[in-house]
RNA sequence: AGAGUUUGAUCAUGGCUCAGAACGAACGCUGGCGGCAGGCUUAAUACAUGCAAGUCGAGCGGUCUCUUUCGGGAGACAGCGGCGGACGGGUUAGUAACGCGUGGGAACGUGCCCUUUAGUACGGAAUAGCCAUUGGAAACGAUGAUUAAUACCGUAUACGCCCUAUGGGGGAAAGAUUUAUCGCUAAAGGAUCGGCCCGCGUUAGAUUAGGUUGUUGGUGGGGUAAUGGCCUACCAAGCCUACGAUCUAUAGCUGGUUUGAGAGGAUGAUCAGCAACACUGGGACUGAGACACGGCCCAGACUUCUACGGAAGGCAGCAGUAGGGAAUCUUGGACAAUGGGCGAAAGCCUGAUCCAGCCAUGCCGCGUGAGUGAUGAAGGCCCUAGGGUUGUAAAACUCUUUCGCCAGGGAAGAUAAUGACGGUACCUGGUAAAGAAACCCCGGCUAACUCCGUGCCAGCAGCCGCGGUAAUACGGAGGGGGUUAGCGUUGUUCGGAAUUACUGGGCGUAAAGCGCACGUAGGCGGACUAGUCAGUCAGAGGUGAAAUCCCGAGGCUCAACCUCGGAACUGCCUUUGAUACUGCUAGUCUAGAGUUCGAGAGAGGUGAGUGGAAUUCCGAGUGUAGAGGUGAAAUUCGUAGAUAUUCGGAGGAACACCAGUGGCGAAGGCGGCUCACUGGAUCGAUACUGACGCUGAGGUGCGAAAGCGUGGGGAGCAAACAGGAUUAGAUACCCUGGUAGUCCACGCCGUAAACGAUGAGAGCUAGUCGUCGGAAGGCAUGCUUUUCGGUGACGCAGUUAACGCGUUAAGCUCUCCGCCUGGGGAGUACGAUCGCAAGAUUAAAACUCAAAGGAAUUGACGGGGGCCCGCACAAGCGGUGGAGUAUGUGGUUUAAUUCGAUGCAACGCGAAGAACCUUACCAGGGUUUGACAUCCUGCGAACCUCUUAGAAAUUUGAGGGUGCCUUCGGGAAUGCAGUGACAGGUGGUGCAUGGCUGUCGUCAGCUCGUGUCGUGAGAUGUUGGGUUAAGUCCCGCAACGAGCGCAACCCACGUUUUUAGUUGCCAGCAUUUAGUUGGGCACUCUAGAAAGACCGCCGGUGAUAAACCGGAGGAAGGUGUGGAUGACGUCAAGUCAUCAUGCCCCUUACACCCUGGGCUACACACGUACUACAAUGCUACGGACAAAGGGCAGCAAACUCGCGAGAGCUAGCAAAUCCCAUAAACCGUGGCUCAGUUCAGAUCGUAGGCUGCAACUCGCCUACGUGAAGUAGGAAUCGCUAGUAAUCGCAGGUCAGCAUACUGCGGUGAAUACGUUCCCGGGCCUUGUACACACCGCCCGUCACACCAUGGAAGUUGGCCAUGCCCGAAGUCGUUACUCCAACCCUUGUGGAGGAGGACGCCGAAGGUGGGGCUAAUGACUGGGGUGAAGUCAUAACAAGGUAACCGUA
Repeated sequence: AGAGUUUGAUCAUGGCUCAGAACGAACGCUGGCGGCAGGCUUAAUACAUGCAAGUCGAGCGGUCUCUUUCGGGAGACAGCGGCGGACGGGUUAGUAACGCGUGGGAACGUGCCCUUUAGUACGGAAUAGCCAUUGGAAACGAUGAUUAAUACCGUAUACGCCCUAUGGGGGAAAGAUUUAUCGCUAAAGGAUCGGCCCGCGUUAGAUUAGGUUGUUGGUGGGGUAAUGGCCUACCAAGCCUACGAUCUAUAGCUGGUUUGAGAGGAUGAUCAGCAACACUGGGACUGAGACACGGCCCAGACUUCUACGGAAGGCAGCAGUAGGGAAUCUUGGACAAUGGGCGAAAGCCUGAUCCAGCCAUGCCGCGUGAGUGAUGAAGGCCCUAGGGUUGUAAAACUCUUUCGCCAGGGAAGAUAAUGACGGUACCUGGUAAAGAAACCCCGGCUAACUCCGUGCCAGCAGCCGCGGUAAUACGGAGGGGGUUAGCGUUGUUCGGAAUUACUGGGCGUAAAGCGCACGUAGGCGGACUAGUCAGUCAGAGGUGAAAUCCCGAGGCUCAACCUCGGAACUGCCUUUGAUACUGCUAGUCUAGAGUUCGAGAGAGGUGAGUGGAAUUCCGAGUGUAGAGGUGAAAUUCGUAGAUAUUCGGAGGAACACCAGUGGCGAAGGCGGCUCACUGGAUCGAUACUGACGCUGAGGUGCGAAAGCGUGGGGAGCAAACAGGAUUAGAUACCCUGGUAGUCCACGCCGUAAACGAUGAGAGCUAGUCGUCGGAAGGCAUGCUUUUCGGUGACGCAGUUAACGCGUUAAGCUCUCCGCCUGGGGAGUACGAUCGCAAGAUUAAAACUCAAAGGAAUUGACGGGGGCCCGCACAAGCGGUGGAGUAUGUGGUUUAAUUCGAUGCAACGCGAAGAACCUUACCAGGGUUUGACAUCCUGCGAACCUCUUAGAAAUUUGAGGGUGCCUUCGGGAAUGCAGUGACAGGUGGUGCAUGGCUGUCGUCAGCUCGUGUCGUGAGAUGUUGGGUUAAGUCCCGCAACGAGCGCAACCCACGUUUUUAGUUGCCAGCAUUUAGUUGGGCACUCUAGAAAGACCGCCGGUGAUAAACCGGAGGAAGGUGUGGAUGACGUCAAGUCAUCAUGCCCCUUACACCCUGGGCUACACACGUACUACAAUGCUACGGACAAAGGGCAGCAAACUCGCGAGAGCUAGCAAAUCCCAUAAACCGUGGCUCAGUUCAGAUCGUAGGCUGCAACUCGCCUACGUGAAGUAGGAAUCGCUAGUAAUCGCAGGUCAGCAUACUGCGGUGAAUACGUUCCCGGGCCUUGUACACACCGCCCGUCACACCAUGGAAGUUGGCCAUGCCCGAAGUCGUUACUCCAACCCUUGUGGAGGAGGACGCCGAAGGUGGGGCUAAUGACUGGGGUGAAGUCAUAACAAGGUAACCGUA
């Protein structure tokens, strides 16, 4: 310090997630030792038991015990009395407060302590205890008698003290004891501690906006230690509050802790300071101090005892128990130390404290061994079978003993004594490698990889995401990585997160500028001078507790930990100074702002009037059958006279042209003309005011359309509605009608994509070109220059994520306001305000997702655009679709009808040929190391012939036969039998693959290097202007080059030359039936080599280019024609059944053999062909002309036989020699004469032929007979641009046989192309996009089902708060005529004063009752929302999304 995740990729926005640190933690697995810390975060729930506050006999009277030398002494104790139980210890319920923190203040108190001064005199009356009587279960009392004090009271004195009207008045004491000393009283001062007041700081909510009646102030009085409405009477009506009162929720506060670079954030365990509380609520008493944790009274809840009459209790002290909970310890030791209480002291008490125990809860330290050790052992795992790895790891050898264990010694903590800890720390000796390693992870983030199992199952997961048969992601194993007595998980906090932005963010399009203005509070504010010193800055002083953090030392062996010193504590207060800036005060100025005067511009506003065109309606005329409307129609109007046309009239609404990124207005908005009233801006000019300014939370006003209310008006248009069309449907788009409304007046509403998606104001920062309104200058008098104010386009700097903005900023600065913080839920619910309503404004949460969104890029797509091409259309020719047949497919059937191919790009396809075989399918019969390969053992050569059973496979028996090599052992080859390794599989997966192939497409494209541009994906090049069949070429250009494609090189054909002439050829010469033979190779031909064509030449066009057009020459002319040749890639295209191959599966079967059957089925549907429907034909006879092929298990001539298929016999030929082999269409002649025919030939019958082991299922051919459909084929659809289509035959492969198929060959041989609007496909450029699996895309809503959270709801049940009334405990205070009263006072009475009790009164807790408010839970039913696998209906959006989309409203 960053990383992962939105995308095909990119940048930016933005959320989610991770890596770090921390913890009073918990859970899982594991666990050796020590040190130092920590240990109920939940139920402030209830508590058994023990302990936690006593002490003093040197205050007092007494009692008891012991002892005694009887004088006494010692000790203990209940009671009175004193001091202490207000400290220490616990907890965090309450509290949003002067509670806490910090800094100040004045009107106070302060036991014990310190200092000082003075005093400590004289008296008195009681009362506990004890004793007696007595009540009660107990707790606890009652009465009588008697007694002491440092208990209580009086008097005296009192400088100082207190009160005062300044005359005066009031008030103390205590003794103990042997000296000494300890006390006591009064006063002053100090110290300490405490009470009170004030400034500042101290959580969230405005869906809490008003609160308050002792309330705010005053006066008198009371009360207190003290100020004060603290309390009371009266008077006044104040006081607090948008700088957030009141209310609600939550919370002890701080030093600190944790995180962070810091600023901040979170937190407030342990330790320390403060506060509050002590079962809940109230109250006072005592006291220096309490309204009191281990005190009192009352009420309440709970628990315990009870003799039912009454009593007792309060662990939020230490242990401990129950309960709650994920979870937190021993009913330990000691007062040895430190500290506290009492005491003169000894001492006593002390669950404060010091220690020990339990717990890996945390931090720190140590160990579980060290060295040597390669045959790199064994075993495990992996493997390409070679090896690799575990791994110097182990074993083995040598060594050590920290920790532990055993034994011995043994502290400091303690100043003279006293040690719980503790026989502890520590030291020494001994012991044996001996007793001591786990946990998590290994897809990326993130260090670390393989095998097996599993097969979208089981499971994992922090995010992205893994798992559907090859999972580094699940589970196991081996190996590896990390940490280590721990390791992971979970939870919480900060960080990363600059995702709340003070430091340090944003708002045109990502979330975000209020619709616009005026203006209150507030914030900010021009120039100069002077004063002041509040802010600001500097110095000094005080404070900021200690601890903590940091730095430096020191002590425990180190560390953690502890100690000391320093720094720091960024703060607050006081004081001194500085005076630039800000503020304040005073004065001045004119540059901001405004006023005055004069001009011109304008759809600025309001009201009144007025004008013409057009639509509609009404009247009249002319006129006749249609009009209207649409893509096409219909509804509709019209013979009762429409539409059309002419004239006249009525009425309402809107204002053509001018008209313009022109004008005006704050925005909404404003458009005929005239008048009246009126707002604002601009320019020019002088004078004036003198900062009067800017912004603006609340507030107020304006505010399109729609809508609402009342009353008018209503021509056109037109929600709703009706009808007609369209459609699968059409509650729409289109058409015909049509009501609200649109218009006016008044009043509401207050919203819009109210947009420049851009708040207002000010200053500064290059220009150029328009345009509107002024002003000034110059002259060419209609131009130009300057300037002010608007309104536009482009553009520099700058800026931006980019697009873009760019003096009209989205640039650089300042001021103020508004707004944003992931998407959905939702601008919704609830609450509140406004509204007549519709609704508007304000405005959440639960839940859910890992994205949602912006800009730009490359593609793809569009029922977007432009350019171009192609038998793509058009123009033509011929077909298919109709018939019959053949063949393939689907479907159906079947025991099986084997399998594959399935839009183009499957369907006469794999199959270049299923009777058996093939064959993979089915039935039946058989075999199991197998039909086939390798290895081992035994026997036999192999092999041949005959034979039994059987459908065959198979099997029985018999005979013949002994080969080859040899080192004589045997071996090779082969057969049979046996054994196990293995064979075998046309079984699965073409979505695991190789190879091969199809397709886009023979389309012109696809890329790279360097450079340049861009943050980047990418772009440029490859785009543009021309041109081409072509990314072909030329020109231009931030590109320059290059590669794969194109073209060319290759083959065939077309011309010529040359070479060579057999089996080919024959001009001339001979010779023949015949190139048959001689001869020749000139020609044809054959097959080698060359030449030839390149826009080369001419003219024109073009940019003088590339190129195009025309022409000449030429066999051929612009790629000469045809082939071969198929870029990067696409389709998970096809093929595991050609072959190969991973993995999986079968192994007496999914293998192998055999016979028979099936692949040939047949209601039907489709594709591809053949033959036809006839006269351009058919038929009979005669006649002519090819090319290219094939042939020895072959082609077969001739001859003979047969009507024929064919048969017989047999030449020739391994082929330019022989054969297949007559080519056919064509030509000539004859017949047929338009018909189901002399067309067509299906089907069927009979008889034959051929192949073959075998033609029944199921071959082909022949002859004779039979003679079906079919008379040119609907919608639709296919091929073809020249030697092509069409038509005609020939050959070949496969093959025993079987060809309408396929592949080749030649013969005859056309028509048409204006052209690119349209259909299809493709290329380039451009545009839109919410698509990227890429339109076979994406995606919206209702309904149905399941689950989840939530709103409403008749109500129901809790909690909290305030309040009216009733009752009114304890208690203070007040009153008191009742009762009682020792000491003291006045007085002498059985009095007064005073006191106590009782009674009464005010206040008053709990309780009762009533109506409210807030909040929570629940609720039949109901509303929407979210999420779910493939459900239903439609197709709203994204492309012009097929009616552009969207906003507001009905």
About this RNA: A computed fold for a 1450-nucleotide RNA from an uncultured bacterium, annotated as small-subunit ribosomal RNA. The coordinates come from a structure-prediction model, not an experiment, and the mean pLDDT is 85. RNAcentral holds the sequence, with entries from ENA.